[in-house]
Predicted 3D model of a 147-nucleotide part of an RNA (small-subunit ribosomal RNA, 3' minor domain) from an uncultured Kiritimatiellaceae bacterium. It matches the Rfam family "Bacterial small subunit ribosomal RNA". The prediction has a mean pLDDT of 80.

Context: one part of a larger RNA
RNA sequence: CACCGCCCGUCACAUCAUGAAAGCCGGUUUCGCCCGAAGUGCGUUUGCCAACCAGCAAUGGAGGCUGCGCCCUAAGGCAAGGCUGGUGAUUGGGAUGAAGUCGUAACAAGGUAACCGUAGGGGAACCUGCGGUUGGAUCACCUCCUU
Numbered sequence: 001c002a003c004c005g006c007c008c009g010u011c012a013c014a015u016c017a018u019g020a021a022a023g024c025c026g027g028u029u030u031c032g033c034c035c036g037a038a039g040u041g042c043g044u045u046u047g048c049c050a051a052c053c054a055g056c057a058a059u060g061g062a063g064g065c066u067g068c069g070c071c072c073u074a075a076g077g078c079a080a081g082g083c084u085g086g087u088g089a090u091u092g093g094g095a096u097g098a099a100g101u102c103g104u105a106a107c108a109a110g111g112u113a114a115c116c117g118u119a120g121g122g123g124a125a126c127c128u129g130c131g132g133u134u135g136g137a138u139c140a141c142c143u144c145c146u147u
Base pairs, nucleotide, nucleotide: 003110005107008103009102011100013097014096015095016094018092019091020090023087024086025085026084027083028082029081030080032078033077034076039072041070042069043068044067047065048064049063052061053060054059113134114133115132116131117130118129119128120127121126
């Protein structure tokens, strides 16, 4: 403070966090395809080479160099998917706020007892139907206990 009480919801305002959202921008990862540097390996080499081998020599062989091809392959490109982060017109409710708006639902029999479930309806608290509970007042009766 104590019914001039308490108190509920919509709406309005402000702040905060958050859900949804066409899309936009990233991170990471997977699969497929394209391209493919360097390098090892393999193949080849008409061009080049003093050393080794044969040969008097010319030259040939072996080996190497260079070039070319192939496999593997980094980076890159195309397309699709997984996970994840940010952003996003708009939108949903939530929390908080001394004083806003509308009503008055609950608390007394709260002025239609309240509440629970369910269905329908309504600016909002809510209202109505059906079923249930007493954690309802009043009155009467019964049983038990105490003095």